Transfer RNA from a Patescibacteria group bacterium, 72 nucleotides, folded computationally. The prediction has a mean pLDDT of 81. It matches the Rfam family "tRNA". Its family is annotated with triplet codon-amino acid adaptor activity in the Gene Ontology. From the family's description: Transfer RNA (tRNA) molecules are approximately 80 nucleotides in length.

[in-house]
């Protein structure tokens, strides 16, 4: 170059047209505990950007960005 995959909270990941966009961990707050560790409750946090298509897009469709992979 050319063709294939993949991008969601801090990471790690579920979600094939209407979800409250969910779950581990981490963080923070609380409870136990003389303090820690363990553990139990509870909170905050996310859809790569831009157009399109639809009543309705994280989901379909372009184009770009960034990762991987495979010809050459």
């Nucleotide at each position: 170059g050319g063709c294939c995959c993949u991008a969601u909270c801090g990471u790690c990941u579920a979600g094939u047209g209407g979800u409250u966009a969910g779950g581990a961990c981490a963080a923070c707050g609380g409870g136990u505990u003389u303090u820690c560790a363990a553990u139990c409750c509870g909170u905050c946090a996310a859809c790569c950007g831009g157009g399109g298509u639809u009543c309705g897009a994280u989901u379909c469709c372009c184009c770009g960005u960034a990762g991987g992979g495979u010809c050459a």

Lineage of the source: Bacteria > Bacteria candidate phyla.